Model confidence (mean pLDDT): 83 of 100. This is a predicted structure of a 73-nucleotide RNA (transfer RNA) from a Clostridia bacterium.
[in-house]
């Protein structure tokens, strides 16, 4: 070189065209407690890798690129 996967809060991850991008951990606050841990509630935190293109409408589809990770000559 050539194929394939993957890229989504701080981490592991679901969403596979349509209401506002959700969920466990974590973080910050508050309730329990003498006090920590558990365990409850609540708040913050994301322009869904980047650029274009289909469409009324794209995180999702198509293209290309980039990072990473596997198969192969």
């Nucleotide at each position: 070189g050539g194929c394939g996967g993957u890229a989504u809060g701080g981490c592991u991850c679901a969403g596979g065209g349509g209401u506002u991008a959700g969920a466990g951990c974590g973080a910050u606050c508050g309730g329990u407690u003498c006090a920590u841990a558990c365990c409850c509630g609540a708040u913050a935190g994301g322009u869904c890798g980047a650029a274009a293109g289909u469409u009324c409408a794209a995180a999702u589809c198509u293209u290309u690129c980039u990072a990473c990770c596997g198969c192969u000559a």
It matches the Rfam family "tRNA". Rfam describes the family as follows. Transfer RNA (tRNA) molecules are approximately 80 nucleotides in length. It is annotated as a transfer RNA. It was read from a public genome assembly.